[in-house]
RNA sequence: GUUUCAUGAAGAGUGGCUGAGGGACGAGCCCUUUGACGCCACGACAACCGGCCCUCGGGACCGGUGUCACCUCUCUCCUGGUAACAGGGAACAUGAGAU
Numbered sequence: 001g002u003u004u005c006a007u008g009a010a011g012a013g014u015g016g017c018u019g020a021g022g023g024a025c026g027a028g029c030c031c032u033u034u035g036a037c038g039c040c041a042c043g044a045c046a047a048c049c050g051g052c053c054c055u056c057g058g059g060a061c062c063g064g065u066g067u068c069a070c071c072u073c074u075c076u077c078c079u080g081g082u083a084a085c086a087g088g089g090a091a092c093a094u095g096a097g098a099u
Stems, first nucleotide, its partner, number of pairs: 001099008013042005021031003026075003043068003047065005052059002072091001077088004
C1' cells in the first nucleotide's frame, strides 16, 4: 500500500517554538495574527489490541496505537416524504486480523 471486520450522537488542557493558512476531497459554513495549522513537553479522554486480577458479569493498573473546535462541522448517492426529517449507502478516520 491492498483487503476483511468493528466503531464513529459522548469525552478530553496548559505552556513553549513557528508564522498563514486550516477544518480529507468538492460545495457550503466555520476556526484563525486576541496566533489557527504544525512541532515539542507535561496533562487529559477513553475506542481497539496485548498483559495482569477476577472468573458470572466485570474491574483498576501497565503497555502498543489513537484522540483532545463545531455530530465524521453539514451536505454530496439511493429510497420515503409537500416539507421538516427518517432510513440505507458511498467516502473518510481509528483499531485489529490477513497479505